[in-house]
RNA sequence: GCCCGGGUGGUGGAAUUGGUAGACACAAGAGACUUAAAAUCUCUCGGCCUUCGGGCUGUACGGGUUCAAGUCCCGUCCUGGGUA
Numbered sequence: 001g002c003c004c005g006g007g008u009g010g011u012g013g014a015a016u017u018g019g020u021a022g023a024c025a026c027a028a029g030a031g032a033c034u035u036a037a038a039a040u041c042u043c044u045c046g047g048c049c050u051u052c053g054g055g056c057u058g059u060a061c062g063g064g065u066u067c068a069a070g071u072c073c074c075g076u077c078c079u080g081g082g083u084a
Base pairs, nucleotide, nucleotide: 001083002082003081004080005079006078007077010026011025012024019067028044029043030042031041032040046057047056048055049054060076061075062074063073064072
C1' cells in the first nucleotide's frame, strides 16, 4: 500500500429489518439494616441549563440520504487482524 473487522456513559457490553439511545452487569454515590462493618435490599448514576415540572444536546470526527440514522452512503482519524 491493499483486504476485512471494530470505535456507544467511569468500565465491559446490548440496541437483529433504520423507529423511545444506553438494556444488563461491574464500578461509584446516597439511604435502609447492624453496636460497628461485611453481606443483602432500595434509589441515583453521559453533558449543559432549569422556575425542579422539565428542556436542549449526546453513539470517534465532518458531511449526505430519510419523516426518522448508533444502524445506510461519502470523506477523515484511531485501533485489531490478514496479505505482498

Source information
Predicted 3D model of an 84-nucleotide RNA (transfer RNA) from Desulfovibrio psychrotolerans. Its Rfam family is "tRNA". Rfam classes the family as a transfer RNA. Rfam links the family to the GO term triplet codon-amino acid adaptor activity. NCBI's taxonomy places the organism under Bacteria, Pseudomonadati, Thermodesulfobacteriota, Desulfovibrionaceae, Desulfovibrio. The RNAcentral record of the sequence draws on Rfam.